[in-house]
Context: one part of a larger RNA
Molecule: small-subunit ribosomal RNA, central domain
Organism: uncultured crenarchaeote
RNA sequence: UUGGGCUUAAAGUGUCCGUAGCCUGUUUAGUAAGUUCCUGGUUAAAUCAGACAGCUUAACUGUUUGCUGGCUAGGAAUACUACUAUACUAGGGGGCGGGAGAGGUCUGAGGUACUCCAGGGGUAGCGGUGAAAUGCUAUAAUCCCUUGGGGGACCACCAGUGGCGAAGGCGUCAGACUGGAACGCGCCCGACGGUGAGGGACGAAAGCCAGGGGAGCGAACCGGAUUAGAUACCCGGGUAGUCCUGGCUGUAAACUAUGCGUGCUAGGUGUUGGUAUGGCUAUGAGCCGUAUCAGUGCCGUAGAGAAAUCGUUAAGCGCGCCGCCUGGGAAGUACGGUCGCAAGACUGAAACUU
Numbered sequence: 001u002u003g004g005g006c007u008u009a010a011a012g013u014g015u016c017c018g019u020a021g022c023c024u025g026u027u028u029a030g031u032a033a034g035u036u037c038c039u040g041g042u043u044a045a046a047u048c049a050g051a052c053a054g055c056u057u058a059a060c061u062g063u064u065u066g067c068u069g070g071c072u073a074g075g076a077a078u079a080c081u082a083c084u085a086u087a088c089u090a091g092g093g094g095g096c097g098g099g100a101g102a103g104g105u106c107u108g109a110g111g112u113a114c115u116c117c118a119g120g121g122g123u124a125g126c127g128g129u130g131a132a133a134u135g136c137u138a139u140a141a142u143c144c145c146u147u148g149g150g151g152g153a154c155c156a157c158c159a160g161u162g163g164c165g166a167a168g169g170c171g172u173c174a175g176a177c178u179g180g181a182a183c184g185c186g187c188c189c190g191a192c193g194g195u196g197a198g199g200g201a202c203g204a205a206a207g208c209c210a211g212g213g214g215a216g217c218g219a220a221c222c223g224g225a226u227u228a229g230a231u232a233c234c235c236g237g238g239u240a241g242u243c244c245u246g247g248c249u250g251u252a253a254a255c256u257a258u259g260c261g262u263g264c265u266a267g268g269u270g271u272u273g274g275u276a277u278g279g280c281u282a283u284g285a286g287c288c289g290u291a292u293c294a295g296u297g298c299c300g301u302a303g304a305g306a307a308a309u310c311g312u313u314a315a316g317c318g319c320g321c322c323g324c325c326u327g328g329g330a331a332g333u334a335c336g337g338u339c340g341c342a343a344g345a346c347u348g349a350a351a352c353u354u
Stems, first nucleotide, its partner, number of pairs: 003326004007308002012322001014202004021195003025088002028085004033081002035077009048066007091192001092189003095185003103178007110155002114151005119145003125136002163170002207248006216242002221237004259321006267299014303310002327354003336347004
């Protein structure tokens, strides 16, 4: 390389959009580029294969015939692919309808706790731990108050293998603007689709730049303990940070360690949203069922798997497209390049070793 693979052994890009490319529903007609067939030309000789002949045989040599394939010209076929035209509705999109939701952005309002300041009451301790000490406190602490005020962060219960979102993620309440999905419908368009190298956008936390803010928590740091030591675990403090606005970074066990789309292949049982329908009814946006569509869990058949396990939410059986892997270490390192303010990110070897 042909291959074989990618949940856990090496291997699914963090996610989506999308360019080229690749792939692509059903019907009819045409063209005949690919495709198939026929005929001609060409594909030097030698070589190669078959038959025959010549050296005693063989090797060798000669004569003759020739497959497959390529290129080219003409003719024919039309199933499939392609192209042009035509029609369709099962994919896709649109419309209408009533619902669900921590989906997003902005604005306003609220809640408890915490902390600080001031006032009142009150007096000697408080705090902390395994035990202590550092620490705070007679400049009156801790504690109490139906007292007043300031501040920043957060959003208990409800809360649920519940919901929404492409992923990251999203949870007090109200309003404004706004994205998407599910369900239902003899409605409309009519293949408009799938994937997606490059490319673009989004992307937790930490970190960076500028300006604000700073209650609590708290890397670094400073003390106190513990200990043989203790650059820790425990305790008292505490800066950056955590918060907001604008920009940058672009990474995570960014995990379902499982790419996206589509079709097929037993069931059972929860739950969320819709639809249809039956019963009950205190007539409530009520309660209890049944069927079905879409999600989300558990168990499980066939099958798969090295097993654990997966099993209509597949890791089963097929198709399309992309990404990635090819022993361990050296190494996600060096060098070069691109990006970044930097930190660093992306791309990414080899010698050597085993």